RNA sequence: GGCCCCAUCAUCUAGUCUGGUUAGGAUAUUGGCCCUUCAAGCCAAAAACAUCGGUUCAAAUCCGAUUGGGGCUA
Numbered sequence: 001g002g003c004c005c006c007a008u009c010a011u012c013u014a015g016u017c018u019g020g021u022u023a024g025g026a027u028a029u030u031g032g033c034c035c036u037u038c039a040a041g042c043c044a045a046a047a048a049c050a051u052c053g054g055u056u057c058a059a060a061u062c063c064g065a066u067u068g069g070g071g072c073u074a
Stems, first nucleotide, its partner, number of pairs: 001073007010027004020057001029045005050066005
C1' cells in the first nucleotide's frame, strides 16, 4: 500500500441480515420502600447509537468518506 472485521449508557451487551412500536437488558451509581442497622430483596431515576455527508416520508440499521482499534497479505 491492498483487502476484511469492529465501534451503542460508567462497564458488558441485545437490536443492524429484513429501515418504522418510548434504543431494551445485566452489573454499577443515586433515591425511596422494607429492616433496630447493614446486606439481600422490591420499586423508581439518571445514563448510549465514533464523526461528517448521502439515500428515504422515516436511518443505530442502507451507501460513501473520515477517525480509532484488530486481523490477513506483499